[in-house]
RNA sequence: GCCGAAGUAGCUCAGUGGCAGAGCAACGCUUUCGUAAAGCGUGGGUCGUGGGUUCGAUUCCCACUUUCGGCU
Repeated sequence: GCCGAAGUAGCUCAGUGGCAGAGCAACGCUUUCGUAAAGCGUGGGUCGUGGGUUCGAUUCCCACUUUCGGCU
């Protein structure tokens, strides 16, 4: 330099155009003499950045950026 994959909650990841979700973690409550475990609940997101298409974009298109892999 060329090609490909990935970037979504604190972490690991779903989500193929119509309200952004799960598990773990955090916090609260119940239970217990108390702790752990267990059960129930709550909060937490400029969906990497900037444009474009669309009535509507996490999703489709383009550029950029970061990480990883391959080729030379």